[in-house]
Molecule: Bacterial RNase P class A
Organism: Actinomycetota bacterium
RNA sequence: GGAGUCGGCCGGGCGGCCGCGGGCGGCGUUCGCGCCGUUCGAGGAAAGUCCGGACUCCACAGAGCAGGGUGCUGGGGCGAUCCCAGGCGGGGGCGACCUCGCGGACAGCGCAACAGAAAGCAGACCGCCCGGCGCGAGCCGGGCAAGGGUGAAACGGUGCGGUAAGAGCGCACCAGCGGAGCGGGCGACCGUUCCGGCUCGGCAAGCCCCACCCGGAGCAAGGCCAAGCAGGGAGCGUUCGAGGGCUGCUCGCCCGAGCUCCCGGGUCGGCCGCACGGGCCUCGGCCCGGAGCGUCUCGGCGCUCAGACAGAUGGCCGCCGGUCGUCGCGAGACGUCCACAGGAUCCGGCUUACAGGCCGACUCCUCCG
Numbered sequence: 001g002g003a004g005u006c007g008g009c010c011g012g013g014c015g016g017c018c019g020c021g022g023g024c025g026g027c028g029u030u031c032g033c034g035c036c037g038u039u040c041g042a043g044g045a046a047a048g049u050c051c052g053g054a055c056u057c058c059a060c061a062g063a064g065c066a067g068g069g070u071g072c073u074g075g076g077g078c079g080a081u082c083c084c085a086g087g088c089g090g091g092g093g094c095g096a097c098c099u100c101g102c103g104g105a106c107a108g109c110g111c112a113a114c115a116g117a118a119a120g121c122a123g124a125c126c127g128c129c130c131g132g133c134g135c136g137a138g139c140c141g142g143g144c145a146a147g148g149g150u151g152a153a154a155c156g157g158u159g160c161g162g163u164a165a166g167a168g169c170g171c172a173c174c175a176g177c178g179g180a181g182c183g184g185g186c187g188a189c190c191g192u193u194c195c196g197g198c199u200c201g202g203c204a205a206g207c208c209c210c211a212c213c214c215g216g217a218g219c220a221a222g223g224c225c226a227a228g229c230a231g232g233g234a235g236c237g238u239u240c241g242a243g244g245g246c247u248g249c250u251c252g253c254c255c256g257a258g259c260u261c262c263c264g265g266g267u268c269g270g271c272c273g274c275a276c277g278g279g280c281c282u283c284g285g286c287c288c289g290g291a292g293c294g295u296c297u298c299g300g301c302g303c304u305c306a307g308a309c310a311g312a313u314g315g316c317c318g319c320c321g322g323u324c325g326u327c328g329c330g331a332g333a334c335g336u337c338c339a340c341a342g343g344a345u346c347c348g349g350c351u352u353a354c355a356g357g358c359c360g361a362c363u364c365c366u367c368c369g
Base pairs, nucleotide, nucleotide: 001365002364003363004362005361006360007359008358009357010356012320013319014318015317016316017315018314020041021040022039023038024037025036026035027034028033043340047351048350050349051348052347053346054345055218056217057216058215067214068213069212070211071210072086073085074084075083076082087102088101089100090099091098092097103209104208108207109206110203111202125148126147127144128143129142130141131140132139133138156174157173158172159171160170161169175199176198177196178195179194180193181192182191183190184189222272223271224270225269231263232262233261234260235259236258243255244254245253246252276289277288278287279286280285281284290305291304292303293302294301295300296299321338322337324335325334326333327332
């Protein structure tokens, strides 16, 4: 210098003008709201809603069955399909590293297409060997499972002995399984020694078995207030005229059979839930803590902390920063673009999307000293 791996972080900045939603203050108001000032106003994922918690309502003696979830080890965490560190096995990369999987197959039932002779008490197509027959090609009987062939998988591998040919048939080493011991580790597990010729395994994402865990619905939860209509009750009234209109009042004129009040549930609608965190009570405030802004005597004081309800945070301009393109010897000029996306009860975790940039550790290649 180039190419990469892992971890963490940022997610354009400043200013001006206009606009939008909430709080507070002031003014106006036809009480619906409007205007002015001030202050606050999305994210690292606000997303997917996958997992868990808070909160709310419903259900609930106890036990069992059914159903669902989780599943290597240790630690953390209220908890989780979460996090950290580790173990074993498979795959990729020269490497840093990445990636996938994880209880049990001697509890039982079951499955294995195609190919192949044979696939669940294994088996014999080619082949090898022995005997018999035949002139011979070969046929018949028997032995074998080393070699070939099929398959995802064929009942250990290499060598020596052995044999008619062979075979764990015997032996040595290796691999696996089972048992016993020693050492290390909290543990999963690792290393090692001895014994047994003991020598086929796969699928549990087929059923199943074991251990542990599990009520349901979700802020459109839920609570409060409550037009109109309908229901129940009481009172007044129908020429002894309730009530209504002209009209703000009195009179007058006209219409006129209903009108008023209460009760329970409750529709439209409204309010709460609803917001910086925690605590206290007399439920409206107070106290403590955090962050931001303002102010001045630099330590206080004051103010604020998104809570909308079809859902506000946007647009334009200037300067700076960055990407790309054109022009220019160059300084630079001009143009273009600046991601993914966006609250809706809140919090934690996971997953997914993302232009560009910064920092740290490490790996490989090359060059120079």